[in-house]
RNA sequence: AACGAAUAUGGCAAACUCGGCGAAAGCCGGGGCCGCAAAGUCACGGAUCUACAGGAGGACCUAUGAUGGCCGGACUGCCGAAA
Numbered sequence: 001a002a003c004g005a006a007u008a009u010g011g012c013a014a015a016c017u018c019g020g021c022g023a024a025a026g027c028c029g030g031g032g033c034c035g036c037a038a039a040g041u042c043a044c045g046g047a048u049c050u051a052c053a054g055g056a057g058g059a060c061c062u063a064u065g066a067u068g069g070c071c072g073g074a075c076u077g078c079c080g081a082a083a
Stems, first nucleotide, its partner, number of pairs: 003080002011036002016031006034069001040075003044072003047067003054061002
């Protein structure tokens, strides 16, 4: 450098639920514990979700909003068997 068996200080925490925020997607905090070796950080590319405001006569369109626990990429990081 790469890889992912075990172990440890240990870490994170899906669904659901309670409180708060938001137009919504969703986010924050408590409980919870499905899972995770980057489930740590970053919306840069793709993808997906939402549509208050804006556009359209309307069906609808639109990200500047959201997802890092969807994929890629960038940066950082614990442990150490085998190959």
Molecule: c-di-GMP-I-GGC riboswitch aptamer
Organism: bacterium